Record summary: This is a predicted structure of a 476-nucleotide part of an RNA (small-subunit ribosomal RNA, 3' major domain) from Capsicum pubescens. Its mean pLDDT, the model's own confidence on a scale to 100, is 83.

[in-house]
Context: one part of a larger RNA
RNA sequence: UGAUGGGGUCCCGCACAAGCGGUGGAGCAUGUGGUUUAAUUCGAUUCAAAGCGAAGAAACUUACCAGGUCUUGACAUGCCGGGAAUCCUCUUGAAAGAGAGGGGUGCCUUCGGGAAUGCGGAUACAGGUGGUGCAUGUCUAUCUUCAUCUUGUGCCGUAAGGUGUUGGGUUAAGUCCCGCAACAAGCGCUACCCUCAUGUUUAGUUGCCAUCGUUGAGUUUGGAACCCUGAACAGACUGCCGGUGAUAAGACGAAGGAAGGUGAGUAUGACUUCAAGUCAUCAUGUCCCUUAUGCCCUGGGCGACACACGUGCUACAAUAGCUGAGACAAAGGGUCGUGAUCCCGUGAGGGUGAGCUAACCCCACAAACCCGUUCUCAGUUUGGAUUGCAGGCUGCAACUCGCCUGUAUGAAGCCGAAAUCGCUAGUAAUCGCCGGUCAGCCAUACGAUGGUGAAUUCGUUCCCGGCCCUUGUACA
Numbered sequence: 001u002g003a004u005g006g007g008g009u010c011c012c013g014c015a016c017a018a019g020c021g022g023u024g025g026a027g028c029a030u031g032u033g034g035u036u037u038a039a040u041u042c043g044a045u046u047c048a049a050a051g052c053g054a055a056g057a058a059a060c061u062u063a064c065c066a067g068g069u070c071u072u073g074a075c076a077u078g079c080c081g082g083g084a085a086u087c088c089u090c091u092u093g094a095a096a097g098a099g100a101g102g103g104g105u106g107c108c109u110u111c112g113g114g115a116a117u118g119c120g121g122a123u124a125c126a127g128g129u130g131g132u133g134c135a136u137g138u139c140u141a142u143c144u145u146c147a148u149c150u151u152g153u154g155c156c157g158u159a160a161g162g163u164g165u166u167g168g169g170u171u172a173a174g175u176c177c178c179g180c181a182a183c184a185a186g187c188g189c190u191a192c193c194c195u196c197a198u199g200u201u202u203a204g205u206u207g208c209c210a211u212c213g214u215u216g217a218g219u220u221u222g223g224a225a226c227c228c229u230g231a232a233c234a235g236a237c238u239g240c241c242g243g244u245g246a247u248a249a250g251a252c253g254a255a256g257g258a259a260g261g262u263g264a265g266u267a268u269g270a271c272u273u274c275a276a277g278u279c280a281u282c283a284u285g286u287c288c289c290u291u292a293u294g295c296c297c298u299g300g301g302c303g304a305c306a307c308a309c310g311u312g313c314u315a316c317a318a319u320a321g322c323u324g325a326g327a328c329a330a331a332g333g334g335u336c337g338u339g340a341u342c343c344c345g346u347g348a349g350g351g352u353g354a355g356c357u358a359a360c361c362c363c364a365c366a367a368a369c370c371c372g373u374u375c376u377c378a379g380u381u382u383g384g385a386u387u388g389c390a391g392g393c394u395g396c397a398a399c400u401c402g403c404c405u406g407u408a409u410g411a412a413g414c415c416g417a418a419a420u421c422g423c424u425a426g427u428a429a430u431c432g433c434c435g436g437u438c439a440g441c442c443a444u445a446c447g448a449u450g451g452u453g454a455a456u457u458c459g460u461u462c463c464c465g466g467c468c469c470u471u472g473u474a475c476a
Stems, first nucleotide, its partner, number of pairs: 001476002003473003007470002011466003015460002019423005026314008034305002042053002064300005070294001073125001077124002079121003087102006107114002127289002130287003136283002139277002149186005154163003167178003194265003198234007208223003237260001241253002244250001303442001316416001321374001323372002326369001332363003337356002342351003382413001387408007429452004434447002
């Protein structure tokens, strides 16, 4: 100087407490371990692995296994030979491939040949999701959006080093003020960027308002006040007032205001730590394979199942379930797309195919909610697992292994031990809607979006983590 202490002081954080809702018990979905297997490809393993890489494994993907093939190779450059190439037919085969036959000559030319393309040959080489993340780059997680981490000059110390950065206040903050052998500065903090909340100006189509008209969709005419959508500005700064404080920084209260003390939320992540993660995104040193650890194909596997763990969904019911009718969003996506209308079907869906390259048309009926009906505390009109039958859709192909519909079946489960998680306001809880990936989908995931909308916080003794100062130490 650090590290560390079941040492001390001060302070902070959904850290505890106060509350609300969960997990742990059930069924299912999904990931992991283990076991099994020809293979169940590989990676990730406390927080910081386990609905993670994977924003989508029937073939492909695919890296794994079995079998069938190839050896200058699926891909690149260079050399030689004879043919332009594309194309068509046959045999064999699971396909890949192997064998045989046919048709056919285009472009440029200095007539030597060349370009492009496939075939054969030889050799340099190709190729490797093979090893090493403890050889690396890049990217990332984490402490942590915590408030720290340093430098120059000066001064102090023999030196390691110290000072500054400590002290008195204050702050979310090394934020600011005052003091001080320090004076300055840098990376961080803050601010600047984006979204939301208010207003003004400007612009009005496909949006808005009025009018004509209509079963409805649509359409005509007029308007720019409202709503809304873009753009440019304004606005919030402890600015003003009061008392407080050290006449400071600030903190408390009031006013005005759409908003008040960082207005709310994103993005933004210092120096480091963990030889943290990634050689399977990519790149790359080195080692290894080279008729195979490379390449092609068919089928299988990644989906197995005594069990253990994680993350979720659905429930166990009356603030509920069934059924009929009625109302109100936001944000997205769409031409190999979205698919209205009408007809058929109980339904999934099928036929038809208008409009829309979209503020125009479509996906698209939002659901919780409200008003009626019915059930009356039961394993039930709860719960929906599982299974039978009959169908639909996508796709060469749904057996292994897809989704959806109808009908029948109707399991466990009556609120969950020890333990443990999230959350401080438009938050938790609850309710739908949309998107990416995508032929289809195992999405209950992930990301976004709005609707309804709480309770509690005495406080910092304790648990966990962290900052500063101080102190002990047989540690470095």